[in-house]
Context: one part of a larger RNA
RNA sequence: CUGGGCUUAAAGGGCGCGUAGGCGGCGUGGCGAGCCUGGGGUGAAAUUUCCCGGCCUAACCGGGACAGGGCCUCGGGGACCACCACGCUGGAGGGGGACAGGGGCAGCCGGAACUGCCGGUGGAGCGGUGAAAUGCGUUGAGAUCGGCAGGAACGCCGGUGGCGAAAGCGGGCUGCUGGAUCCCUACUGACGCUGAGGCGCGAAAGCCAGGGGAGCGAACGGGAUUAGAUACCCCGGUAGUCCUGGCCCUAAACGAUGGGUACUAGGUAGUGGGCUUGACAUGGGCUCACUGCCGCAGCUAACGUGUUAAGUACCCCGCCUGGGGAGUAUGGUCGCAAGGCUGAAACUC
Numbered sequence: 001c002u003g004g005g006c007u008u009a010a011a012g013g014g015c016g017c018g019u020a021g022g023c024g025g026c027g028u029g030g031c032g033a034g035c036c037u038g039g040g041g042u043g044a045a046a047u048u049u050c051c052c053g054g055c056c057u058a059a060c061c062g063g064g065a066c067a068g069g070g071c072c073u074c075g076g077g078g079a080c081c082a083c084c085a086c087g088c089u090g091g092a093g094g095g096g097g098a099c100a101g102g103g104g105c106a107g108c109c110g111g112a113a114c115u116g117c118c119g120g121u122g123g124a125g126c127g128g129u130g131a132a133a134u135g136c137g138u139u140g141a142g143a144u145c146g147g148c149a150g151g152a153a154c155g156c157c158g159g160u161g162g163c164g165a166a167a168g169c170g171g172g173c174u175g176c177u178g179g180a181u182c183c184c185u186a187c188u189g190a191c192g193c194u195g196a197g198g199c200g201c202g203a204a205a206g207c208c209a210g211g212g213g214a215g216c217g218a219a220c221g222g223g224a225u226u227a228g229a230u231a232c233c234c235c236g237g238u239a240g241u242c243c244u245g246g247c248c249c250u251a252a253a254c255g256a257u258g259g260g261u262a263c264u265a266g267g268u269a270g271u272g273g274g275c276u277u278g279a280c281a282u283g284g285g286c287u288c289a290c291u292g293c294c295g296c297a298g299c300u301a302a303c304g305u306g307u308u309a310a311g312u313a314c315c316c317c318g319c320c321u322g323g324g325g326a327g328u329a330u331g332g333u334c335g336c337a338a339g340g341c342u343g344a345a346a347c348u349c
Base pairs, nucleotide, nucleotide: 004320005319006318008302012317014201015200016199017198021194022193023192025088026087027086028085029084030083034080035077036076037075038074039073040072041071042070049065050064051063052062053061054060091191092188093187094185095184096183097182098181103177104176105175106174107173108172109171110154114150115149116148117147118146119145120144121143125136126135162169163168206247207246208245209244210243211242215241216240220236221235222234223233258316259315260314261313262312263311266294267293268292269291270290271289272288273287274286275285276284277283298305299304322349323348324347331342332341333340334339
């Protein structure tokens, strides 16, 4: 390279926006570069193949013939692809109406719980465990009532439910704001899909500066357990967890399943719309979008998957190529650092 693959065997980029590029709807006409077809030319010799011949044979040598990727040129064809022109509406977008939602950002507010402080009652324990001890408590703890303060998180509703590209999003109200869905449409007229680079977003932990600090709690101290116990259990507890600004850029970032389009039995449930039917009170039928379960064919090594495909096809991107060495070394690049990204080989089985 060819071929084969990527849910679980090696392999889908964490997610989006988008550049180049690749690919791309229906109709008519034009053109004839690609493409197809015919003719001519060229394709030296040697070599190769076939036939014949010469040295005893072979190698070798001589003669003849065919073939030859392609290239040039002339003529023809006009489906497909490209290009040019015109047109179309089914893809895509726009307009109008409706509508669900923890989508995002900011501000304000709320109650429960917790902790601390103050005060009242009260008077010996509390706490904790398998059992204990450390710890707290007569300088009055724990319990209980009242008050004040603070920080963080929002029970029930809550769902197999909703929203978001992913990360993720859950008390209430307000403001600003993104996207989807459904219905109507007399608008634009292929404006589309994907996307190497690039740019942006990206849980937790971590880093820098400033704030904040109730609870929890790496590290650390103590008590236990144990042969030991640098743990599991208990009492404390600093970073951190929270906020603002700036970095980091990883993950079992998972559906371990990239995106788009079309097609291919059904059944059942949920969410949000629309249409329709009815003696409109809850009902029934059809349909669109989304979310689950079961399942035919098919696919699959099997498990399973099965209109939310892992089926049947096409387009584009990413990735894999035995295990270890190793996500290491080295170089490059990014980062304040931690480290990230890119990423081998020797050797060995």
Small-subunit ribosomal RNA, central domain from an uncultured bacterium, 349 nucleotides, folded computationally. It matches the Rfam family "Bacterial small subunit ribosomal RNA". RNAcentral holds the full RNA, with entries from ENA and SILVA. The coordinates come from a structure-prediction model, not an experiment, and the mean pLDDT is 89.